[in-house]
RNA sequence: GCACCCGUAGCUUAGUGGUAGAGCAUUCGGUUUACAUCCGAAGGGUCGUCCGUUCGAGUCGGACCGGGUGCA
Repeated sequence: GCACCCGUAGCUUAGUGGUAGAGCAUUCGGUUUACAUCCGAAGGGUCGUCCGUUCGAGUCGGACCGGGUGCA
């Protein structure tokens, strides 16, 4: 330099155009003499950035940024 893959909650990730979900973690409650385990609930996301397509974009297109792999 070229090609491909990835970027979604604090972490790991699901989500193939129609209100963004789960597990772990955090907080609160229940249980316990207490802790752990277990059960229930809550908070937490400008979906990497910008532009475009569309009635409607996490999803489709372009550019850029960051990470990874391969080739030279």
This is a predicted structure of a 72-nucleotide RNA (transfer RNA) from a bacterium. The sequence was found in a public genome assembly. Its mean pLDDT, the model's own confidence on a scale to 100, is 83. It matches the Rfam family "tRNA". By type it is a transfer RNA. Rfam links the family to the GO term triplet codon-amino acid adaptor activity.